[in-house]
Context: one part of a larger RNA
RNA sequence: GCCAGGGAGUUGAUGGGUAGGGCGAGCCGAAAGGCGGAGCGAAAGCGAGUCCGAAAGGGCGUUUAGUCCUACUCAUCAGACCCGAAGCCGAUGCGAUCUACUCCUGGGCAGGACGAAGCCAACCCUAAGGUUGGUGGAGGUCCGCAACCGGUGCUGGUAUAAGCCGCUCGGGUGACCUGGGGGUAGGGGUAACAGGCCAAUCGAGCUCGGCGAUAUCGGGUCCCCUCCGAAGUAUCCUUAGGAUAGCCUCACGCUAAGAGCAUAUGGGGUAGAGCACCGAUUAUGUGUCUUGGGGCCGAAAGGCCCUAGCACAUUGUCGAACUCCGAAUCCAUAUGCUUUUGCGUGGGAGUCGGGGCGGCUGGAUAAGCUAGCCGCUCGUAACCGGAAUGGCGGUACCCCAUGUUAAGGUCCCUAAAUGCUGGCUAAGUGCAAACCAGGAAGGAGGGUCCUUCCUAAGACAGCCGGGAGGUAGGCUCAGAAGCAGCCAUCCUUUAAACAACGCGUAAUAGCGGACCGGUCAAGGAAGGGCUUUCCGAAAAUGUGCGGGGCUAAGCCAGCUACCGAUACAUGGGCCUUCUCGAAAGAGAAGGGGUAGGAGGGCGUAGCAUAUGCGCAGAAGUUGGAGUUUGAGCUCCAAUGGAGCAUAUGCUAGUGAAUAUCCUGGU
Numbered sequence: 001g002c003c004a005g006g007g008a009g010u011u012g013a014u015g016g017g018u019a020g021g022g023c024g025a026g027c028c029g030a031a032a033g034g035c036g037g038a039g040c041g042a043a044a045g046c047g048a049g050u051c052c053g054a055a056a057g058g059g060c061g062u063u064u065a066g067u068c069c070u071a072c073u074c075a076u077c078a079g080a081c082c083c084g085a086a087g088c089c090g091a092u093g094c095g096a097u098c099u100a101c102u103c104c105u106g107g108g109c110a111g112g113a114c115g116a117a118g119c120c121a122a123c124c125c126u127a128a129g130g131u132u133g134g135u136g137g138a139g140g141u142c143c144g145c146a147a148c149c150g151g152u153g154c155u156g157g158u159a160u161a162a163g164c165c166g167c168u169c170g171g172g173u174g175a176c177c178u179g180g181g182g183g184u185a186g187g188g189g190u191a192a193c194a195g196g197c198c199a200a201u202c203g204a205g206c207u208c209g210g211c212g213a214u215a216u217c218g219g220g221u222c223c224c225c226u227c228c229g230a231a232g233u234a235u236c237c238u239u240a241g242g243a244u245a246g247c248c249u250c251a252c253g254c255u256a257a258g259a260g261c262a263u264a265u266g267g268g269g270u271a272g273a274g275c276a277c278c279g280a281u282u283a284u285g286u287g288u289c290u291u292g293g294g295g296c297c298g299a300a301a302g303g304c305c306c307u308a309g310c311a312c313a314u315u316g317u318c319g320a321a322c323u324c325c326g327a328a329u330c331c332a333u334a335u336g337c338u339u340u341u342g343c344g345u346g347g348g349a350g351u352c353g354g355g356g357c358g359g360c361u362g363g364a365u366a367a368g369c370u371a372g373c374c375g376c377u378c379g380u381a382a383c384c385g386g387a388a389u390g391g392c393g394g395u396a397c398c399c400c401a402u403g404u405u406a407a408g409g410u411c412c413c414u415a416a417a418u419g420c421u422g423g424c425u426a427a428g429u430g431c432a433a434a435c436c437a438g439g440a441a442g443g444a445g446g447g448u449c450c451u452u453c454c455u456a457a458g459a460c461a462g463c464c465g466g467g468a469g470g471u472a473g474g475c476u477c478a479g480a481a482g483c484a485g486c487c488a489u490c491c492u493u494u495a496a497a498c499a500a501c502g503c504g505u506a507a508u509a510g511c512g513g514a515c516c517g518g519u520c521a522a523g524g525a526a527g528g529g530c531u532u533u534c535c536g537a538a539a540a541u542g543u544g545c546g547g548g549g550c551u552a553a554g555c556c557a558g559c560u561a562c563c564g565a566u567a568c569a570u571g572g573g574c575c576u577u578c579u580c581g582a583a584a585g586a587g588a589a590g591g592g593g594u595a596g597g598a599g600g601g602c603g604u605a606g607c608a609u610a611u612g613c614g615c616a617g618a619a620g621u622u623g624g625a626g627u628u629u630g631a632g633c634u635c636c637a638a639u640g641g642a643g644c645a646u647a648u649g650c651u652a653g654u655g656a657a658u659a660u661c662c663u664g665g666u
Stems, first nucleotide, its partner, number of pairs: 001666006011078013026035003039046002049060004081220004088210004093206002100184009109174001111143003114139001118135007148171003153167002156165002186202001188198003223601006233245005246351002248348007258339010272325001273323002278319003283314006291308007354378010383394003398573007408563003411548003417560001419559006430550002442535013462519005468492003473487003498513001501512003574591007602655001604652010620639008
């Protein structure tokens, strides 16, 4: 793991409610007495009233029958649906055979090295003492794979074995190691102190008991069908949780209050807009001068000018906390139409972690981010589409069948037009509604439309030619000649030609340009709108429209067919509710569903009564057949060998897949 068996809302008390029943101004009880029949007041007390008040007036009553039993349901108290802590406390309780320290009594330490004190001799020496050589054998001394004790590194090996093994390493005469016998005990011991150790248990041992401790936490909680069907919000306590309200359900009652649309009448200050107020703010002008800064004049006093500032005018703008204005939506009321809710009382809940998307609005660099409001959806919703997909698009599901459509599609994978018409794209651009898969400034092209202009009196582009003179304009300057800079920018000859648009020179020179002519020959130039392609363009294993692949099977515009859902239609069947009906029946509406409410059933064990079955074969078991929407039920055969079933009631240790569930088997 699997199989079998066991395994969780029970029992009592007291209340609320519902259903059924008995009696009834009473009911129940053996009785005491309880509940009810009258209330009000703190009370005395009064009484259909009473209390407060001087009164007015107000509060609570008077108008509706109770009580007892049974069942169900909910609450409260009890272990209270079951299992689960870490724990706290108690017990002359059990432990020092492990380990810590300690006491008593024993045992053990190969071999080697170094060579302290002391002592001896010689020499030096007045002495004290010194030097040298011996002797000696100290030491928490040294070496050491002897024993013995340990356990540093390999983060080695192996293994069921918190252990063992290998190499390496530390101690090895000491605060050493060790045998035996004793001692210290749980808020206590022992501790060269690590919160270490006290029997694989220690920041308070183990055992048993209080104990079913407590658990706003975790897990589990057993048959079927039918009807309805949530919430993740508000307030308070609080913050893994509760209470009350909201939202769900059931019963009873009230009745048309509810909802949608239209119209009308009120309300609002958002979107937008605006600058009339408040505040910000561009440019110019005028005025003012009390204040700041600067300049000039003056001996000073002071005066004049400029600017900032302030005010006004014109002009250009901005605002969640600005408004002269001002929608759409929204709210209220009335009327009309359509529809079917709505409200009250009472019983039972669950919910108070929400998520995604679209719109609006804050925070944030941003986020599959965070905080609000509105809507949709998931949650609790199947099916079709979006390649795949909780939240997107379509549409929401009783069962069966046949059609038609929706979104989306129609080359193949893959159901359906390699459909039709007109354009665009040459980049595999693209073949992506969104989620979602990206792309900017800028640059280079294509297509198309518009506006203005030139053009057979010849445009545009190219080519050829001209592009002059006064003059090197004046000034400035070392120079300044079209071309450093300042001023002016004329005249003449002309087909045209600038007192010069660019390059160039020290300055000239030189080269182009504007402008004009020739040649050529038919459209051309400039600006703007829309569309489209390329470059810009970088990510980690091979590219990535779902794929194949496609030049349409891409993009834009239009058209017609077809495919495509549990949607819609039609036919048949089942169920629920309502209406009509005496009934049979008919008609209408409805039948997704988690938490949850309500209703109706199936099955198990036993009891009572009734009726039956069984050795001519009961239960059980195995296999098969039939049948019900389902829990299930019925039948047949085999096996088995003695009990069993049905109906109506009652009672309950009454339904298993899950709890790392328990016991057994395997």
Notes
A computed fold for a 666-nucleotide part of an RNA from a Candidatus Micrarchaeia archaeon, annotated as large-subunit ribosomal RNA, domain II. Its Rfam family is "Archaeal large subunit ribosomal RNA". The family is grouped with related families in Rfam's "LSU clan". NCBI's taxonomy places the organism under Archaea, Nanobdellati, Microcaldota, Candidatus Micrarchaeia.